RNA sequence: AGCCACAGAACGCCUAAUUCCGUCGGCUCUGAGCCGUGCGGAAGCGGGGGACCCGGUUUCACGGGGCGAAAGGCGCGAAUGCGCCAAGCGCCACUCACUCGGCGCGAGCCCGACAGCUAACCCCGCAGGCACUUACGAGUGAUGAG
Numbered sequence: 001a002g003c004c005a006c007a008g009a010a011c012g013c014c015u016a017a018u019u020c021c022g023u024c025g026g027c028u029c030u031g032a033g034c035c036g037u038g039c040g041g042a043a044g045c046g047g048g049g050g051a052c053c054c055g056g057u058u059u060c061a062c063g064g065g066g067c068g069a070a071a072g073g074c075g076c077g078a079a080u081g082c083g084c085c086a087a088g089c090g091c092c093a094c095u096c097a098c099u100c101g102g103c104g105c106g107a108g109c110c111c112g113a114c115a116g117c118u119a120a121c122c123c124c125g126c127a128g129g130c131a132c133u134u135a136c137g138a139g140u141g142a143u144g145a146g
Stems, first nucleotide, its partner, number of pairs: 006146001012130003018043006024036005044126006054116001063114001064111004072085005088105005095142006
């Protein structure tokens, strides 16, 4: 390099919110499996605090700040609220990127007088909510599969 044979990756979505180890308790089973926002730990992902330098003239009730896409504007209403628009965000179903088209979101929660950035360092989270045989979008480019 060729030939033949066998085989062959991705496997629903939002989100950081996953995987593994040990242990405790319970259940099923007969020797392992499952469950618990139980406890402890590791990796990975995510968030906050925190110097010099730089930046800043704000705050001490018009308090200030953080997570998140969820800034903001207009109208109605006595008001709780309702409607429309919007920065921004997500999905279109077997990988990724871009474009077009379509559909949807554009909330809520937290800290507690206090925090700009920030190396070392310190602390915290890994929950929750949906969909499931039909939604099957189109184009261009790229990656990649024993």
This is a predicted structure of a 146-nucleotide RNA (c-di-AMP riboswitch aptamer (ydaO/yuaA leader)) from a Solirubrobacterales bacterium. Its Rfam family is "c-di-AMP riboswitch aptamer (ydaO/yuaA leader)". Gene Ontology terms of the family: regulation of gene expression and cyclic-di-AMP binding. The organism belongs to Solirubrobacterales, within Bacteria. It was read from a public genome assembly, where an Rfam model found it.